The RNA shown here (SAM riboswitch aptamer (S box leader)) has 109 nucleotides and comes from Thermonema rossianum DSM 10300. NCBI's taxonomy places the organism under Bacteria, Pseudomonadati, Cytophagia, Cytophagales, Thermonema rossianum. It was read from a public genome assembly, where an Rfam model found it. The prediction has a mean pLDDT of 86. The model forms 97% of the base pairs in the Rfam consensus.

RNA sequence: GGUUUAUAGAGAAGCGCAGAGAGAACGGGCUCUGUGAAGCGCUGGCAACCUGCCGCACGGCAAGGUGCCAAAUCCCGCCUAAAUGAAGGUCAUUUAGGAAAUAUAAACC
Numbered sequence: 001g002g003u004u005u006a007u008a009g010a011g012a013a014g015c016g017c018a019g020a021g022a023g024a025a026c027g028g029g030c031u032c033u034g035u036g037a038a039g040c041g042c043u044g045g046c047a048a049c050c051u052g053c054c055g056c057a058c059g060g061c062a063a064g065g066u067g068c069c070a071a072a073u074c075c076c077g078c079c080u081a082a083a084u085g086a087a088g089g090u091c092a093u094u095u096a097g098g099a100a101a102u103a104u105a106a107a108c109c
Base pairs, nucleotide, nucleotide: 001109002108003107004106005105006104007103008102013043014042015041016040017039021032022031023030026077027076028075029074044069045068046067049065050064051062052061053060054059073101078098079097080096081095082094083093084092085091086090
């Protein structure tokens, strides 16, 4: 890096260095940010996929391997349905569902 499966409206921040951006990419929106962004380090925390234990299942406990710690994966983009409004068989808005993409884990290649 690829494939498969599962999950993604819950949860969890302080300090130091640093110094202008950040929220995956592109477009749009919105938001965060010199009351200090990204990044790095230290400490702390959340969660429970793998793992260990309770004989197995269920359920629970722990926290070794990962992961994570603004906002729903920040929201939308493609498809479907409903309602509403324009217009006359298309557009817009809202809601619901799905897909795609992305992220993380586990297994395999």